RNAcentral holds the full RNA, with entries from ENA. The part of an RNA shown here (large-subunit ribosomal RNA, half A) has 1657 nucleotides and comes from Sellimonas intestinalis. The source organism's lineage runs through Bacteria, Bacillati, Clostridia, Lachnospiraceae and Sellimonas. The coordinates come from a structure-prediction model, not an experiment, and the mean pLDDT is 83. Its Rfam family is "Bacterial large subunit ribosomal RNA". Gene Ontology terms of the family: structural constituent of ribosome and ribosome.

Context: one part of a larger RNA
RNA sequence: AGCGCAGGGUGGAUGCCUUGGCACUAAGAGCCGAUGAAAGACGUGAUAAGCUGCGAAAAGCUUCGGGGAGGAGCAAAUAUCCAAAGAUCCGGAGAUUUCUGAAUGGGGAAACCCACAUGAGAAGACCUCAUGUAUCCAUACGCCAAUCCAUAACGUAUGGAGGGGAACCCGGUGAACUGAAACAUCUAAGUAGCCGGAGGAGAAGAAAGAAACAUCGAUUUCCAAAGUAGCGGCGAGCGAAAUGGGAAGAGCCCAAACCAGUGUGCGAGCACACUGGGGUUCGGACUGCACAAGCGACUCCUGAGAGUAAUGGAACGGUUUUGGGAAAGCCGGCCAGAGAGGGUGAAAGCCCCGUACAUGAAAGUCAAGGGAGAGCGGCAGGAUCCAGAGUACCACGAGACACGUGGAACCUUGUGGGAAGGAGCGGGGACCACCCCGUAAGGCUAAAUACUCCUUAGUGACCGAUAGCGCAUAGUACUGUGAAGGAAAGGUGAAAAGGACCCCGGGAGGGGAGUGAAAGAGAACCUGAAACCCUGUGUUUACAAGCUGUGGAACCUCUAUAGAAAGAGGGACCGCGUACUUUUUGUAGAACGGUCCGGCGAGUUGCGCUGGCUGGCGAGGUUAAGGGCUGGAAGGCCCGGAGCCGAAGGGAAACCAAGUCUGAAUAGGGCGGGAAGUCAGUUGGAGCAGACCCGAAACCGGGUGAUCUAUCCAUGUCCAGGUUGAAGCUGCCGUAAAAGGCAAUGGAGGACCGAACCCACAUCCGUUGAAAAGGGUGGGGAUGAGGUGUGGAUAGGGGAGAAAUUCCAAUCGAACCCGGAGAUAGCUGGUUCUCCUCGAAAUAGCUUUAGGGCUAGCCUCGAUAGAGUCAGGUGGAGGUAGAGCACUGAAUUUCCUAGGGGGCGUCAAAGCUUACCGAAGAAUAUCAAACUCCGAAUGCCAUGCUGAUGCUUAUCGGGAGUCAGACUGCACGAGAUAAGUUGGGCAGUCAAAAGGGAAAGAGCCCAGACCUGCAGCUAAGGUCCCAAAGUGUGUGUUAAGUGGAAAAGGAUGUGGGAUUUCGAAGACAACUAGGAUGUUGGCUUAGAAGCAGCCAUCCAUUGAAAGAGUGCGUAAUAGCUCACUAGUCGAGAGGUCCUGCGCCGAAAAUGUCCGGGGCUGAAACACACCACCGAAGCUCAGGGAUCUGCAAGAGCAGAUCGGUAGAGGAGCAUUGCAUACAGGAAGAAGCAGUACCGGAAGGAGCUGUGGACUGUAUGGAAGAGAGAAUGCCGGAAUGAGUAGCGAGAGGAAGGUGGGAAUCCUUCCGGCCGAAUAUCCAAGGUUUCCAGGGUAAAGCUGAUCUGCCCUGGGUAAGUCGGGGCCUAAGGCGAGGUCGAAAGACGUAGUCGAUGGAUAACAGGUAGAAAUUCCUGUACUGCUGUACAACAGAACUGUGGGGACGCAGAAAGAGAGCGCGAGCCGGGAAUGGAGAGACCGGUGCAAGCGGGGUAGGAGUGUGUCAGGAAAACCCGGCACACAAUCCGAAGACGUGAUGCGGAGCGAAAGCAUAGUAGCGAAGCGCGUGAGCUGGCUGCCAAGAAAAGCCGCUAUUGUUUGUAGAGUACCCGUACCGUAAACCGACACAGGUGGAUGAGGAGAGAAUCCUAAGGCCGAC
Repeated sequence: AGCGCAGGGUGGAUGCCUUGGCACUAAGAGCCGAUGAAAGACGUGAUAAGCUGCGAAAAGCUUCGGGGAGGAGCAAAUAUCCAAAGAUCCGGAGAUUUCUGAAUGGGGAAACCCACAUGAGAAGACCUCAUGUAUCCAUACGCCAAUCCAUAACGUAUGGAGGGGAACCCGGUGAACUGAAACAUCUAAGUAGCCGGAGGAGAAGAAAGAAACAUCGAUUUCCAAAGUAGCGGCGAGCGAAAUGGGAAGAGCCCAAACCAGUGUGCGAGCACACUGGGGUUCGGACUGCACAAGCGACUCCUGAGAGUAAUGGAACGGUUUUGGGAAAGCCGGCCAGAGAGGGUGAAAGCCCCGUACAUGAAAGUCAAGGGAGAGCGGCAGGAUCCAGAGUACCACGAGACACGUGGAACCUUGUGGGAAGGAGCGGGGACCACCCCGUAAGGCUAAAUACUCCUUAGUGACCGAUAGCGCAUAGUACUGUGAAGGAAAGGUGAAAAGGACCCCGGGAGGGGAGUGAAAGAGAACCUGAAACCCUGUGUUUACAAGCUGUGGAACCUCUAUAGAAAGAGGGACCGCGUACUUUUUGUAGAACGGUCCGGCGAGUUGCGCUGGCUGGCGAGGUUAAGGGCUGGAAGGCCCGGAGCCGAAGGGAAACCAAGUCUGAAUAGGGCGGGAAGUCAGUUGGAGCAGACCCGAAACCGGGUGAUCUAUCCAUGUCCAGGUUGAAGCUGCCGUAAAAGGCAAUGGAGGACCGAACCCACAUCCGUUGAAAAGGGUGGGGAUGAGGUGUGGAUAGGGGAGAAAUUCCAAUCGAACCCGGAGAUAGCUGGUUCUCCUCGAAAUAGCUUUAGGGCUAGCCUCGAUAGAGUCAGGUGGAGGUAGAGCACUGAAUUUCCUAGGGGGCGUCAAAGCUUACCGAAGAAUAUCAAACUCCGAAUGCCAUGCUGAUGCUUAUCGGGAGUCAGACUGCACGAGAUAAGUUGGGCAGUCAAAAGGGAAAGAGCCCAGACCUGCAGCUAAGGUCCCAAAGUGUGUGUUAAGUGGAAAAGGAUGUGGGAUUUCGAAGACAACUAGGAUGUUGGCUUAGAAGCAGCCAUCCAUUGAAAGAGUGCGUAAUAGCUCACUAGUCGAGAGGUCCUGCGCCGAAAAUGUCCGGGGCUGAAACACACCACCGAAGCUCAGGGAUCUGCAAGAGCAGAUCGGUAGAGGAGCAUUGCAUACAGGAAGAAGCAGUACCGGAAGGAGCUGUGGACUGUAUGGAAGAGAGAAUGCCGGAAUGAGUAGCGAGAGGAAGGUGGGAAUCCUUCCGGCCGAAUAUCCAAGGUUUCCAGGGUAAAGCUGAUCUGCCCUGGGUAAGUCGGGGCCUAAGGCGAGGUCGAAAGACGUAGUCGAUGGAUAACAGGUAGAAAUUCCUGUACUGCUGUACAACAGAACUGUGGGGACGCAGAAAGAGAGCGCGAGCCGGGAAUGGAGAGACCGGUGCAAGCGGGGUAGGAGUGUGUCAGGAAAACCCGGCACACAAUCCGAAGACGUGAUGCGGAGCGAAAGCAUAGUAGCGAAGCGCGUGAGCUGGCUGCCAAGAAAAGCCGCUAUUGUUUGUAGAGUACCCGUACCGUAAACCGACACAGGUGGAUGAGGAGAGAAUCCUAAGGCCGAC
């Protein structure tokens, strides 16, 4: 370390439970709101954070009822109270009811700010209280412009409206995805959405109707008619009505005619308007006659009863059984109009609450019914009158009707035209006629119908904490700018009896003790599974390689649901053996998916259709809606026959009918005719619905976003320093004058260099970062088309864009959120228990079809029929292989020759000739898928013959799956006679097939697995060892490890065969000897002699033989050889061809071409033979299942039983329910263990744990079975004690503390210093300060903290904002436009980033200061006193406020520097100091006078301007020359004050450099902001108010003094950051102000001051 066992931890499954949900039923209620709603904000308690209640009268007040003992909510505790004089509590009615919100006095960033009028309070400022003050509409009245009457406008009074609400309803507007396998008409769908409106319902509604010759009689709604008639790219689809059966039931009122009255207009009269009567359709007016029954939806009264609190309410005991506890057991009773239910220490009719039943209301509410009253309400006549006009209707264009323009009626109407008058008019599906029905162009109308935010009472074969609503509660936490999105989380116990006390520990925690039935119920609390992590122990393991099992097995330990021939745990060693799922021709696959465990997770439901089975009835079957009865009110029973299916068919139809149609037909033919259906239940299948589950990218609708970013608008602000030197102007030169030149001056520029600031070009780093875009080093722009702050505008079919498909909140070829919506997905993935029977396909045809589909083929189940297949024989058709060349073609040689070419022929011609070409023909030899004079084998067809087989076949009906195939062999096409290539055909195997062999291998060889056997025989293939079986037999071959990879080509390898030559007349080889002569052949040559070369070489001679020479060799000779000959030897030798087995040819990457060892008369190869091994094949023995046959009872016999997609059959388990039983505190479920049972899914028994429910049988119903979906949720591992610990300097000592690298103090050291200092704005919202604490947070630690707890802290007339003003822009009375929503916009009203506006210095606490204190000021208002006579209001008029950029100077001066100035300290060492050295060397607002720079002309007269007026402003004229105003700052005062270096106590629980004392206070230099003028330029540079003047109306104020008074909000702290924006205590981002010294041009850079920091490993 593995396996097993035992004991723990972690974790929160399972079981049980339920406070909460879900779905409904029966009733109720069905609106609330200016009398202020819904929804909220803030408050409210003795202590009070949350919920609940309530509202400054605040967990409540008053009253009327109920009720009767405790109470002050959830919710403890303490304190304090209330209560029989009746509390708390329950019900009815009142009172109060802050602020927001329609929000309504005005405004506004909701819960805030600011007003006015009247009244009250001493009440004058100021304050408090009460009431009123919005807009629109209607009505009435008043008052009134241009404009005479009048009207608009304006005002007042009264009434109404406004906003909210879950679904339902009506109307306006109105998509898209989708379906049509594409798409456009069509569909989805008048759906979703948006908008307006109404109410408890809404809408519709009393026929200008429906029909059909018969009628009905408003509307609505249900069942049927009917998926019919129809509509429809006649596609997908859409889809009535009449009529029948029910529910409910209800009818009325105006206009007009006529009568009367009043008013208006103009000319007696007429016309019109209004009011009253009359009147309303089988009409009325009018005339005549009658005059009441009845109805009565409206109003008033009454009102049974109901409801809103309640009350009574039967009946049990015992037990020394068990137990902590009795309701259990046992024994014995009782009640029941009550045995529904819940609770009580367990399981209760009789213990408690209740239940059946009975009773009950002071006060609101509802209400059947009743009464009264409005109102309605008769008959006849038929002369006259009346009966709804831009209407009916027509044309065109649309919409809606089931009806898509169609023959298209009927209905609605945008445009144009445009009637009639009851003898009229409309309709009856174009239109016309006849006939019938009705009476338009005005209105109202219950019930039956739809829905449920809500209340009450209930119910459930609904859920039970991953379920059920998202929530056992939460729209919370959290996310987002926003619209919006949106969790997790239940259980101690009967009772807190929640562990006193002791011990260890800083604590956390633990050990005892105690409580309790139990603490193994201790709050992280019922049960407590698994993953995962430990501890102990039995056994195994340190020479051994792989799906971790399985078949054997030595050995060790142990003993059970058994009872010794039996088992359990471990197991060395040996054999065999590459997971699962999915997708595939094919996966160990390195193709997909899964880290592990637990829970959840996918063919359901409805409707109609079509098959099977079961059941009822049967020539019939069956009810639907609805109604009745009943009662455990979702039930049951009964009624209801409308309707549907069937009983008759044929035909296009009329029509006929056991027939009919066709047809001239009586023919023929087609379709029918010899009787079974129908209604339910259940199951299979398709259809419509999301339709097995998960999954898009997209499309459309309505909203939310310009805090990012783009552009624009308004208003502010920023840019160190240095450089260059345009125009112009000046001077000189120059010119007739110009031009021009030079020098100064000047200070232009999308000028130059370069910080801040902005940008983002290069490179490095970073890449699970410090950072979801940064850092380092360089870089570009930096007075401009510049940067930046604040406020605003533009919005998705859009905006913006110096333009990149760039930006519009980390998202952009069309943002985001929600909805249509479960869009669609011919695509991918997943789809959950078991067994039994059969069992495919990867083909054809068609397809915008090719990875999809339909039909056929192949499979399965049922029924029916009786056929089917094979072998042999016999009989057939055929044109392939082969063969052939007669045909059609191709190709070769020869001959022959037509023809052509060449040559000869003096040209031409005749002609001759030709190793030239050559048709046809002949001979010989060939080739062919698209040649055949021929022609098989096999296959195919038939069969009445002979056998074999035994359901194999066919038809009908239900259900499928399959349409990607792969390899091998054979014959072919394509290709290269390539491919593990591709396409057909035939066959096999795999697919869907295991077993044996081929080392290993889907497709090859053998062979088809029901199970068991330590039985036997074989196949392929094997038999030396691995490794079962022969080191078998016989004969050969091979020498190459050939065997055990390969070609052309090569070779005296070797065996066999054939043939030929030589050979005893002596071969071949070897040895000995010869190998000569003419001659050195001739030529050539320097030479050439056999042997450089040429010619000849059949020259010759001798001889046994010897070439004018086969080689070596020489300069040439020479020399050595060969051929040839003889001898020796003594028997075979040589060549060619065929063939078996070998050899060479032969170089690649982890390791070798036998599987390895190894093999040579074999363990190789060939042939032959005999044995044996060898499989899940066959046999034998036992067992099971299915089918068939015989039997019909068990049984016997035979056959069969591999299996993917798929069809069929039979079962197991889970959760509710019904019925009947049963178990349980002496211990249910669940969990853990277990060696038992069953063919499987599964089921028992026992032990422990657990502590309250559970099981069996039979039915019936499903949220009914998990390993996979990159599934969902939770838990736990692994990686791993690994990466990392986020810019930078710390060290020491002391202190505190349980504990110190990190906390505190001191010292030393270091860093920043145009910041890492200081002050504001935004934003944050208590982080600020003190005391205490250390679990978590802090990347370590912590005694510390921006952490936790408790307490505290922010003080304003003058600061900022409001009470003042306006900009961009917003809103916007009236108004204009628009389907609606709404848009625009006048008067106005808001709106700072701007204008206006009164306080300074010092001191002070732990935390505040221009706020408190001290001192010194200023502003507004009120009244008082005095003085003055002019002053002067919202509005008006005028001035002013009031404005650019750049540049150069000037004045003044904060700050800083310097000083042998002054003051203080004080000079170390032996002494000394005017001197070294060190430190300091100040002060506001306000007020005042003179007045600098500078600025302004003054007075008078007059005038058609300034909307009226004006003394003001403006214009003109004249006169005069002074006068007036006055910056920053300085000076004086403020200040006999404050501050100040330094000195410096007492005290010690408090804490000190504290209280207190306190010197000097000058000069020079430099110089930012500041002030007022100046110059230049073109782009020409806010508004309004405060303020000052003027006058009009009106009628009172102004100045001075002193007194009084002065509202609301902010104010802490961080603020280049650990507190803001970036998910973080994040190297990023963030506007303004101050900004010292040395060096330096400088705010660059380096070093420093003040000040801050050492940055958290």